[in-house]
RNA sequence: GGGGGUAUAGCUCAGUUGGUAGAGCGCAUGACUGGCAGUCAUGAGGUCUGCGGUUCGAUCCCGCAUACCUCCA
Numbered sequence: 001g002g003g004g005g006u007a008u009a010g011c012u013c014a015g016u017u018g019g020u021a022g023a024g025c026g027c028a029u030g031a032c033u034g035g036c037a038g039u040c041a042u043g044a045g046g047u048c049u050g051c052g053g054u055u056c057g058a059u060c061c062c063g064c065a066u067a068c069c070u071c072c073a
Base pairs, nucleotide, nucleotide: 001072002071003070004069005068006067007066010025011024012023013022019056027043028042029041030040031039032038049065050064051063052062053061
């Protein structure tokens, strides 16, 4: 320098044909226990990397940028 990939909750990751986003772990509260651990229930937690475009509507499609991973030279 060129090709490819990834970016979504605190962490690790899903997300179907474009129709307003979820799981596990963690965290908070409650129940069981003398208490801890553990189990169960409930809940909080999101600028879907940024900007722009297409669309009635974008995490999803298109362009550019940023960060990281990987391959080639």